Predicted 3D model of a 149-nucleotide part of an RNA (small-subunit ribosomal RNA, 3' minor domain) from a Thermotogota bacterium.
The sequence was found in a public genome assembly.
[in-house]
Context: one part of a larger RNA
RNA sequence: CACCGCCCGUCAAGCCACCCGAGCCGGGGGCACCUGAAGACGCUUAUCCUAACCCGAAAGGGAGGGAGGGCGUUGAAGGUGAAUCUGGCGAGGGGGGCUAAGUCGUAACAAGGUAGCCGUACUGGAAGGUGCGGCUGGAUCACCUCCUU
Numbered sequence: 001c002a003c004c005g006c007c008c009g010u011c012a013a014g015c016c017a018c019c020c021g022a023g024c025c026g027g028g029g030g031c032a033c034c035u036g037a038a039g040a041c042g043c044u045u046a047u048c049c050u051a052a053c054c055c056g057a058a059a060g061g062g063a064g065g066g067a068g069g070g071c072g073u074u075g076a077a078g079g080u081g082a083a084u085c086u087g088g089c090g091a092g093g094g095g096g097g098c099u100a101a102g103u104c105g106u107a108a109c110a111a112g113g114u115a116g117c118c119g120u121a122c123u124g125g126a127a128g129g130u131g132c133g134g135c136u137g138g139a140u141c142a143c144c145u146c147c148u149u
Stems, first nucleotide, its partner, number of pairs: 003112001005109001008105002011102001013099004018094003023089006031081004039074007047067004053062003115136009
């Protein structure tokens, strides 16, 4: 480069990062329940063993102890279940950012051609429009008040 200006949104194209996401596949630490080895502990025992204590002259018997058996408690591993934390994949959905010369319109900037903006409701391909309330960061004309010359 100064209105042949500036500029807004939808749509289309490309690139980038992100969000949601049915579902699928894992990982972690707990919890509840089931099952439950060895060992340990407790109770029990008609079987076996047994120097000390008791009875007996003795044989033997009793008490106690031990082994084995039975039951229970505890108990590693295993199984089941409902939650919880966490990782990956993910049909599809959603907006966002960026990108000389794409599409539709023209909302804003001069009273931008319906002043604009803010809040809210409704509404429209899109910018937007309409209603209600608010603001002046509105132009113009007239009037009032104040200040300066």
The coordinates come from a structure-prediction model, not an experiment, and the mean pLDDT is 83.